[in-house]
Context: one part of a larger RNA
Molecule: small-subunit ribosomal RNA, 5' domain
Organism: metagenome
RNA sequence: GGAUGAACGCUAGCGGCAGGCCUAAUACAUGCAAGUCGAACGGUAGACAGUAGCAAUAUUGUUGAGAGUGGCGCACGGGUGCGUAACGCGUAUGCAACCUACCUUUCAGCGGGGGAUAGCCUGGAGAAAUUCAGAUUAAUACCGCAUAUGCUCCUAAUAUGUCAUCAUAUAUGGAGGAAAGAUUUAUCACUGAAAGAUGGGCAUGCGUGCCAUUAGUUAGAUGGAGAGGUAACGGCUCCCCAUGACUACGAUGGCUAACUGGUCUGAGAGGAUGAUCAGUCACACUGGCACUGAGACACGGGCCAGACUCCUACGGGAGGCAGCAGUAGGGAAUAUUGGUCAAUGGACGCAAGUCUGAACCAGCCAUGCCGCGUGCAGGAAGAAGGUCCUCUGGAUUGUAAACUGCUUUUGUCCGGGAAUAAAUCUGCCUAAAGAGGCAGUUGAAGGUACCGGGAGAAUAAGCACCGGCUAACUCCGUGCCAGCAGCCGCGGUAAUACGGAGGGUGCAAGCGUUGUCC
Numbered sequence: 001g002g003a004u005g006a007a008c009g010c011u012a013g014c015g016g017c018a019g020g021c022c023u024a025a026u027a028c029a030u031g032c033a034a035g036u037c038g039a040a041c042g043g044u045a046g047a048c049a050g051u052a053g054c055a056a057u058a059u060u061g062u063u064g065a066g067a068g069u070g071g072c073g074c075a076c077g078g079g080u081g082c083g084u085a086a087c088g089c090g091u092a093u094g095c096a097a098c099c100u101a102c103c104u105u106u107c108a109g110c111g112g113g114g115g116a117u118a119g120c121c122u123g124g125a126g127a128a129a130u131u132c133a134g135a136u137u138a139a140u141a142c143c144g145c146a147u148a149u150g151c152u153c154c155u156a157a158u159a160u161g162u163c164a165u166c167a168u169a170u171a172u173g174g175a176g177g178a179a180a181g182a183u184u185u186a187u188c189a190c191u192g193a194a195a196g197a198u199g200g201g202c203a204u205g206c207g208u209g210c211c212a213u214u215a216g217u218u219a220g221a222u223g224g225a226g227a228g229g230u231a232a233c234g235g236c237u238c239c240c241c242a243u244g245a246c247u248a249c250g251a252u253g254g255c256u257a258a259c260u261g262g263u264c265u266g267a268g269a270g271g272a273u274g275a276u277c278a279g280u281c282a283c284a285c286u287g288g289c290a291c292u293g294a295g296a297c298a299c300g301g302g303c304c305a306g307a308c309u310c311c312u313a314c315g316g317g318a319g320g321c322a323g324c325a326g327u328a329g330g331g332a333a334u335a336u337u338g339g340u341c342a343a344u345g346g347a348c349g350c351a352a353g354u355c356u357g358a359a360c361c362a363g364c365c366a367u368g369c370c371g372c373g374u375g376c377a378g379g380a381a382g383a384a385g386g387u388c389c390u391c392u393g394g395a396u397u398g399u400a401a402a403c404u405g406c407u408u409u410u411g412u413c414c415g416g417g418a419a420u421a422a423a424u425c426u427g428c429c430u431a432a433a434g435a436g437g438c439a440g441u442u443g444a445a446g447g448u449a450c451c452g453g454g455a456g457a458a459u460a461a462g463c464a465c466c467g468g469c470u471a472a473c474u475c476c477g478u479g480c481c482a483g484c485a486g487c488c489g490c491g492g493u494a495a496u497a498c499g500g501a502g503g504g505u506g507c508a509a510g511c512g513u514u515g516u517c518c
Stems, first nucleotide, its partner, number of pairs: 001518004006514005013372006019365002021330001026328003030325003035072003040069002046063007079283003088208008098200002103196007111145001113143002121134005151176004157170005181188003209255003216246003221243004226238003258280004262273004285306005308319004336362001338361003344358001345356004375406004385397005412454005420445001425440006462507005467488003473502005483490002
């Protein structure tokens, strides 16, 4: 000098864009953050209408929450950086060792049956959470049967290829395995197979901190044959056998740390760093475990144990903000218990749509960067006042002020006023069509940005420094005191170095100090 997720002191007019718990992965009140589908299913309360009745009520039809069965989603999105020195990450390869719901393309199919169960009803237990029994009912829930390929398994053969196990393509015989319907009748679903796309899994080369005042480490340890397990290879696991394997090119141990694209600095080489944004990994009160599922060993799912908090009728139960706000605590220090689904994106749905603290916006903070303003021109009696001096006077503040003219950025008042919206959907038209055209409908931000007009210099300057380094000097006070100080150093009676004043210098809505990096 540059930089900063900064903090502190003094000061503060505006706008745009960004950023905002670096500490306690401490504990959390409250609200919200993941639902959706009635075009899968049975069906209720309620509402409306009708009939009978004086009425209570009974009954029929239409509509219809909430709850329940079922499907898809909840593995995404959002948060944090505890752990991890590791194939975790980065990069480059490989899988003749693998999986992939939804989506796209192609081929084929969608036949015929069965038994339950939740809900509802009845009865019971419990303070509650919850739960038991009986009766009864549906499905795209569940289970057989039929049919079936290039699927799976067993089996014989040929050709081609490579990379060792082998792979690919033909192909003999045999065995096994599917399905679901719905409606507004045009579609959406369902089953098998092949391929694509997307997303993942695994393996390997190289790279990726500090300490040798850590020198030896290792029994599933290293390898083999076999079995189990997995989507898949593998000591991944197990029985048996062998005795290997790593290490001064740093094993093992200890300490520290998420990694990268990047960021800061620097001429570069390098050094430092990993906030925001993007990719990957890990975690979700602590530890362990599996279930479901295409996918999890699952932040707002489950079970067990533990610590903590809460409820209790003492028998027993409930909970997990490292989601968004917010609270307490810690700290030098970091924001609102806001608005909207209008756009973008996501889940579900044929759709309308519902949900979405993702997202888009607004609020707070000079935290940063950028931009603008706080007037412009004239004006010498060089006014008054202040300060200084060689003191009838002079110098300086200083064209500065007053005064005259002008302008109106900004602020304020008045008026107008967006883009972001493309669609979906509805209606009409064209006509193979869900394709195209026309019209209507939809804006949180926001009456915001922006535009026009009015009056009026009106609404707006500070901070640090002035001995040298280093731009900027005098007076007074103080008297090794009070104090200053980044280094050198200053102060003991004439201090340009302390404190005040006048003047000056530098930056400027900031300025200075402190911390950290180059």